[in-house]
Predicted 3D model of a 96-nucleotide RNA (Glycine riboswitch aptamer) from Jatrophihabitans sp. The sequence was found by an Rfam model in a public genome assembly. The prediction has a mean pLDDT of 80. Of the family's consensus pairs, 91% are formed in the model.
RNA sequence: ACAGCGCGCUCGGGAGAGUCCGGGACCGACGCGGCCCCGGCGCCGAAGGGGCAACCUCCCCGGAACCUCUCAGGCAGCAGGGACCGAGCGCGUCAG
Numbered sequence: 001a002c003a004g005c006g007c008g009c010u011c012g013g014g015a016g017a018g019u020c021c022g023g024g025a026c027c028g029a030c031g032c033g034g035c036c037c038c039g040g041c042g043c044c045g046a047a048g049g050g051g052c053a054a055c056c057u058c059c060c061c062g063g064a065a066c067c068u069c070u071c072a073g074g075c076a077g078c079a080g081g082g083a084c085c086g087a088g089c090g091c092g093u094c095a096g
Stems, first nucleotide, its partner, number of pairs: 004093010018041001020040005026034003042075003048071001049069003055063002
């Protein structure tokens, strides 16, 4: 000091699942429709959280998933969130 790796920030990409039923308010309008809220049932998994486990590792302890559970969250559109991926910048480490 570069590659690589780790962390942080910024930008870009980023899925799934009912606007089904009932009620209430508002708006338009008199056929009803739109939108918001509440409740019920159904559904989704890729924030977070829990569980088991391949594995790390010969043993204990410990860690550990996109698997699994749906507590949380989410299920018209917009917005927001979003594991993960890419690029840039900064910091740290640093083989050769």